[in-house]
RNA sequence: AUGGAUAAAAGGCAAACCUCCUGAAAGGGUGGGACGCAAAGCCAUCGGCCUAAGUUCCCAAGUAUUGGGAUAAGGCGGCAGGGCUGCCCGG
Numbered sequence: 001a002u003g004g005a006u007a008a009a010a011g012g013c014a015a016a017c018c019u020c021c022u023g024a025a026a027g028g029g030u031g032g033g034a035c036g037c038a039a040a041g042c043c044a045u046c047g048g049c050c051u052a053a054g055u056u057c058c059c060a061a062g063u064a065u066u067g068g069g070a071u072a073a074g075g076c077g078g079c080a081g082g083g084c085u086g087c088c089c090g091g
Base pairs, nucleotide, nucleotide: 012037013036017032018031020029021028022027035078041084042083043082047079048076049075050074054071055070056069057068058067
């Protein structure tokens, strides 16, 4: 450096759910908790998925308001691709 395995050793992270905080929401943070993960470490203008404050369109109603559709430069890295980095063992 490359490829393989996850047997061993030392460990690591933390789903659902619950407490509190935050956000319009999706979600995020905090503490508990473990479904799982060999990168479930970091990275969001590659795809995919989620949300719709604001904007816009439509119907009804008719100062208004409500409902529905569209829209991301808002999110998801525990959806996958890609990039970077990392522990141990053996060849």